[in-house]
The RNA shown here (SAM riboswitch aptamer (S box leader)) has 113 nucleotides and comes from Niabella ginsengisoli. The source organism's lineage runs through Bacteria, Pseudomonadati, Chitinophagia, Chitinophagaceae and Paraniabella. The coordinates come from a structure-prediction model, not an experiment, and the mean pLDDT is 81.
RNA sequence: UACUUAUCAAGAAAGGCAGAGGGUAUGGCCCUGUGAAGCCUUGGCAACCUGUUUCUAUAAAACGAAGCAAGGUGCCAACUCCAACCCCGAUAAUAAUCGGGGAAAGAUAAGCC
Numbered sequence: 001u002a003c004u005u006a007u008c009a010a011g012a013a014a015g016g017c018a019g020a021g022g023g024u025a026u027g028g029c030c031c032u033g034u035g036a037a038g039c040c041u042u043g044g045c046a047a048c049c050u051g052u053u054u055c056u057a058u059a060a061a062a063c064g065a066a067g068c069a070a071g072g073u074g075c076c077a078a079c080u081c082c083a084a085c086c087c088c089g090a091u092a093a094u095a096a097u098c099g100g101g102g103a104a105a106g107a108u109a110a111g112c113c
Base pairs, nucleotide, nucleotide: 003111004110005109006108007107008106013042014041015040016039017038021031022030023029026083027082028081043076044075045074048072049071050070051068052067053066054065055064080105085102086101087100088099089098090097091096
């Protein structure tokens, strides 16, 4: 980097350095000198993987359920901020608004080359 599978409505910020951008891409709408990105420190959230405890199951296991949070990641504005493309419904009348579902793109984990 590509592919496969799962999840994406919940949750969790302070300090230091730095100094203008950031929210994937397009449009919108936001955040930002009351300090963006990035880096560091500390703290926290979560429970994907490892580990581990209890229950269930079993000949023993595996599987399954519920925990813990030691290790590997991840994350800590707004639902992945919203829409965009397709389908359905309502209002409406050819413009649009609202609601629902899906796709695409993306993020993270685990696996694989």